This is a predicted structure of a 77-nucleotide RNA (transfer RNA) from a Candidatus Dormiibacterota bacterium. RNAcentral records the identical sequence in 2 taxa. The organism belongs to Candidatus Dormiibacterota, within Bacteria.
RNA sequence: GCCGACGUAGCUCAGCCCGGCAGAGCAAUCGCCUUGUAAGCGAUAGGUCGAGGGUUCGAAUCCCUCCGUCGGCUCCA
Numbered sequence: 001g002c003c004g005a006c007g008u009a010g011c012u013c014a015g016c017c018c019g020g021c022a023g024a025g026c027a028a029u030c031g032c033c034u035u036g037u038a039a040g041c042g043a044u045a046g047g048u049c050g051a052g053g054g055u056u057c058g059a060a061u062c063c064c065u066c067c068g069u070c071g072g073c074u075c076c077a
Base pairs, nucleotide, nucleotide: 001073002072003071004070005069006068007067010026011025012024013023020057028044029043030042031041032040050066051065052064053063054062
């Protein structure tokens, strides 16, 4: 340099193909239960969907550019 995958909550990820309310588990906080703790049960909070732009009534999702992480190729000049 070229190619591919990935980037969404504190962590691990789903949702993207086929545009329409942003989600799950764990963790956190509060409550219930318990003599107490753990476990269990219930609830709450937590998001610039990597960044910018475009298309669209509407974009995490489609298109373009860029950034980051990981992997592969190693030719030509």
Its Rfam family is "tRNA". Rfam classes the family as a transfer RNA. Its family is annotated with triplet codon-amino acid adaptor activity in the Gene Ontology. The sequence is in RNAcentral, with records from ENA.